[in-house]
């Protein structure tokens, strides 16, 4: 760097240190001297790798010794496209069509994080 899978669940104390932090751009919002980020220790969560069993060759169930990961808020929210609803405007005799705005725990894209395998 590419591929695949997942990302609304869950899970904290202590020590050192001392001012920022929530990935990036913009905006919003939030956390923080009642101690942010970082490092260390212990504990926990989850079940990607893993272990066992069953059917069967891909699933299911159970487990947690080990390798990662994680332990404020949905990946904190919004941004781009589409669907649906709704409002306004324009065209048209009407049906209808077009444009713009708003909302949605509706779908997707982009970006990102993590895991596994490969280079």
């Nucleotide at each position: 760097u590419g591929u695949u899978a997942u990302c609304a669940u869950g899970a904290a104390a202590g020590g050192c240190c001392g001012a920022g932090g929530g990935a990036u751009u913009a905006g919003a919002c939030c956390c923080g001297u009642u101690g942010a980020a970082g490092c260390c220790u212990u504990a926990g969560c989850a079940a990607c790798c893993c272990u066992u069993u069953a059917u069967c060759u891909a699933u299911a169930a159970a487990g947690a010794a080990g390798g990662u990961g994680c332990u404020a808020a949905a990946u904190u929210c919004u941004a781009c496209c589409u669907u649906a609803a709704u409002u306004c405007u324009g065209u048209u005799g009407u049906u209808a069509c077009a444009g713009a705005g708003u909302u949605u725990u509706a779908g997707g894209a982009c970006a990102g994080a993590u895991a596994a395998a490969c280079a």